[in-house]
RNA sequence: CGGGCGGGCCGGAUCGUCGCCGGUUAGGCAACUAGCGGGAGGAAAGUCCGGGCUUCACAGGACACGGUGGUGGGUAACGCCCACCGGUCGCAAGACCAGGGAUAGUGCAACAGAAAGUAAACCGCCUGGCUCUUCACGGGGCCGGGUAAGGGUGAAACGGUGCGGUAAGAGCGCACCAGCGAUGGGGUGACUCAUCGGCUCGGCAAACCCCACCGGAAGCAAAGCCAAGCAGAGAGAAGGAUCGGUCCGAUCCAUUGACUCUCGGGUCGGCUGCUCGAGCGGCUUGGCAACGGGCCGCCUAGAUAGAUGACGAUCGCGUCUCGCAAGAGGCGGACAAAACCCGGCUUACAGGCCCGCCCGCUGU
RNA sequence: GCCUCCUUAGCUCAAUUGGCAGAGCAACUGACUCUUAAUCAGUGGGUUGUAGGUUCGAGUCCUACAGGGGGCA
Numbered sequence: 001c002g003g004g005c006g007g008g009c010c011g012g013a014u015c016g017u018c019g020c021c022g023g024u025u026a027g028g029c030a031a032c033u034a035g036c037g038g039g040a041g042g043a044a045a046g047u048c049c050g051g052g053c054u055u056c057a058c059a060g061g062a063c064a065c066g067g068u069g070g071u072g073g074g075u076a077a078c079g080c081c082c083a084c085c086g087g088u089c090g091c092a093a094g095a096c097c098a099g100g101g102a103u104a105g106u107g108c109a110a111c112a113g114a115a116a117g118u119a120a121a122c123c124g125c126c127u128g129g130c131u132c133u134u135c136a137c138g139g140g141g142c143c144g145g146g147u148a149a150g151g152g153u154g155a156a157a158c159g160g161u162g163c164g165g166u167a168a169g170a171g172c173g174c175a176c177c178a179g180c181g182a183u184g185g186g187g188u189g190a191c192u193c194a195u196c197g198g199c200u201c202g203g204c205a206a207a208c209c210c211c212a213c214c215g216g217a218a219g220c221a222a223a224g225c226c227a228a229g230c231a232g233a234g235a236g237a238a239g240g241a242u243c244g245g246u247c248c249g250a251u252c253c254a255u256u257g258a259c260u261c262u263c264g265g266g267u268c269g270g271c272u273g274c275u276c277g278a279g280c281g282g283c284u285u286g287g288c289a290a291c292g293g294g295c296c297g298c299c300u301a302g303a304u305a306g307a308u309g310a311c312g313a314u315c316g317c318g319u320c321u322c323g324c325a326a327g328a329g330g331c332g333g334a335c336a337a338a339a340c341c342c343g344g345c346u347u348a349c350a351g352g353c354c355c356g357c358c359c360g361c362u363g364u
Numbered sequence: 365g366c367c368u369c370c371u372u373a374g375c376u377c378a379a380u381u382g383g384c385a386g387a388g389c390a391a392c393u394g395a396c397u398c399u400u401a402a403u404c405a406g407u408g409g410g411u412u413g414u415a416g417g418u419u420c421g422a423g424u425c426c427u428a429c430a431g432g433g434g435g436c437a
C1' cells in the first nucleotide's frame, strides 16, 4: 500500500422567537397568571423469549400439554451472555452448528435398482451335473451351487487402502487408518492421550417417542378505590362456579330458578397503580471472561386519544456549481418516535469515528 | 396496549403419513352462428407471501421477517 476478520462508539452543536405536557415556588376563593427547572431511542419497533408487579381459592392429587437439549460458569431469570470441548468451512485472523438418545419401542425412505433393512445374485467371476459342437484346446444351452472384489442404480448398498490367501471371493488372515468396547493416565466436566481386545453393529427424532431439566393461568384494557346512572322482559334449564386441557377430591351457589341465550336499559368520568430502578457515572478490587464486591457522587419524560413542535440565525459534516486561489452560492442529512417497568434476542438505519488482529506485495 | 388466526394460478378453494402442485370460475385459440351469448373441443398461466435451516427430498417440519383479518375495557 492492497485485501480481509472481529469489536466498541456517535448518529448534529449553540442561541433567539412563538407554542405543547408534567414538576416546583409565589400570588389568587377559583379560573388562571408570573418566575425557575425538566421533557424520546439505539433501536422507544417486532411482541419472539425471560423476570418483577397484580389478581385469580395462601393455590390438593394424577394424567395430559408446552418448552429447552455438548460441558462448566454468570444471572432475579432466560431459548440470553462468557469460557471451554467436538464437528464443518477458511491459507489465516476467524465464522457457523436445535450439538442428548437410532441395541427401549413404533414408523419413514418416492423414482431408479436384482436387492432399501434379520440386506440383496441383474450383469460379471468361479464351479458341479446333463447335453450339443469340435480331432483336440475350447465354446454354446439347460438345471443347480459358491461369491458382495468389479460393473450398473440410487441421497444412501453392512468399514477404507495395501499385501497375503482362495476355484473365485470374503476381516478369512495380517499391517495402517476410521469406528466400537475395556483398562490406565490427564481434566470439575464435555472430552482427550496411551495400550489392549473382539473384528464392524447404516440414515431420519426441526417423525411419533424415550431420557434429563423447566413451566399454574391471565395480563396495567392486570388490579384496587371514589363518584354518577339504570328497568326490566322472553326462551331454555338441572346443574353451575371456583387454578383455566381432562378426571378425582374440596368449598360455595342452585328447583324459593343458580346458570345459559336473545332483546332492551345505564355509563364512556376521576384517583391510585405511575415511575428511585436487578438505575446511571467515576474510582477501586476479585475473576481468562461473562459478571460480582466495596466506596463516592447523581436524579434522568410520565402523556391518556395521547405533550416532546414550528420558524429563523451562526457554526460544523457531505456533495455539486463558479473561481488561479482565498472564498461565494445551491442542495442534502438516515431508520424511526415512549404508554406499567426491567434483562435479552431479532429486524430497520444516510453518514462518520476509534481499537485489536490476519494474509499478500513492496521498501528499510 | 394486549391476545389470536391466516397467506397456494387473475378470483374462490383442494393437496392423505414429507415423495411429479390440482379443481371450478375467469383468460386465450378453434368449432357452431348472419353476429353475440350459451354450448363443445383445446391451450397457456405458480419463485406455494419473503429469506434461511432440518431432510436424499419441504406447499407440508423449524426459525426470522413482510402483509392482512378477528377479538379484549
Base pairs, nucleotide, nucleotide: 001360002359003358004357005356006355007354008353009352010351012315013314014313015312016311017310018309020039021038023036024035025034026033027032041335045346046345048344049343050342051341052340053219054218055217056216060248061247062246063245065215066214067213068212069211070084071083072082073081074080085099086097087096088095089094100210101209105208106207107204108203122151123150124147125146126145127144128143129142130141131140132139133138159177160176161175162174163173164172178200180197181196182195183194184193185192186191223272224271225270226269232263233262234261235260236259239253240252241251242250279298280297281296282295283294284293285292286291317332318331319330320329321328322327365436366435367434368433369432370431371430374389375388376387377386383420391407392406393405394404395403413429414428415427416426417425
Two RNAs folded together computationally: RNase P RNA and transfer RNA, 437 nucleotides in total.
The coordinates come from a structure-prediction model, not an experiment, and the mean pLDDT is 80.
Rfam match: Bacterial RNase P class A.